Predicted 3D model of a 95-nucleotide RNA (c-di-GMP-I riboswitch aptamer) from a Gemmatimonadaceae bacterium.

[in-house]
RNA sequence: CCGAUUUUCCGGCAGCCCCGCCGAAAGGCGGCGACGCAAAGCCACGAGGCUGACGCGCAACUCGGCGCAUGCGCUACGCUCGUUGGCCUGCCGAG
Numbered sequence: 001c002c003g004a005u006u007u008u009c010c011g012g013c014a015g016c017c018c019c020g021c022c023g024a025a026a027g028g029c030g031g032c033g034a035c036g037c038a039a040a041g042c043c044a045c046g047a048g049g050c051u052g053a054c055g056c057g058c059a060a061c062u063c064g065g066c067g068c069a070u071g072c073g074c075u076a077c078g079c080u081c082g083u084u085g086g087c088c089u090g091c092c093g094a095g
Stems, first nucleotide, its partner, number of pairs: 005095001012037002018031005035082001041088001043086001045085003048080003055074005
């Protein structure tokens, strides 16, 4: 000097619940507070998962047609980086 593994120092991040706001929802932001995390730092590029607005189809409703509204199914351009792979970046440095 480098930094795989491990340890250590200064520290860092902040789960769940609850409250408020945004959102159709998933979820996000903020507050409280820490379950945990050696990248639980960043980025939706790959994979997985979640939601299902717009849209499509079916059903039901109806004397019939259309439409509104309802239910079901499909569906991402939405979400998730604290599901995971990867890009980039960062602190320490006994052994």